The RNA shown here (transfer RNA) has 71 nucleotides and comes from a Candidatus Tayloriibacteriota bacterium. Rfam family: tRNA. Gene Ontology term of the family: triplet codon-amino acid adaptor activity. Its mean pLDDT, the model's own confidence on a scale to 100, is 82. The organism belongs to Candidatus Tayloriibacteriota, within Bacteria.
[in-house]
RNA sequence: GCGGGUAAAGUAUAUCGGUUUUACAUCGCCUUGCCAAGGCGAGAAGAGGGGUUCGACUCCCCUUACCCGCU
Numbered sequence: 001g002c003g004g005g006u007a008a009a010g011u012a013u014a015u016c017g018g019u020u021u022u023a024c025a026u027c028g029c030c031u032u033g034c035c036a037a038g039g040c041g042a043g044a045a046g047a048g049g050g051g052u053u054c055g056a057c058u059c060c061c062c063u064u065a066c067c068c069g070c071u
Base pairs, nucleotide, nucleotide: 001070002069003068004067005066006065007064010024011023012022018054026042027041028040029039030038047063048062049061050060051059
């Protein structure tokens, strides 16, 4: 330098053109004499920019970071 892949909550992850899922963690309540465990609930996310579309995390282009291969 070229090609390919990945990027989502604090962490790990599902999913898909129609307002993103689950678990752990965090917070609150219940339970207990207290803690732990357990139950219920709440907050919290589509790398950045543009395009297509009625509508984009999803499709297309560019950029950034990381990984793999080639040179």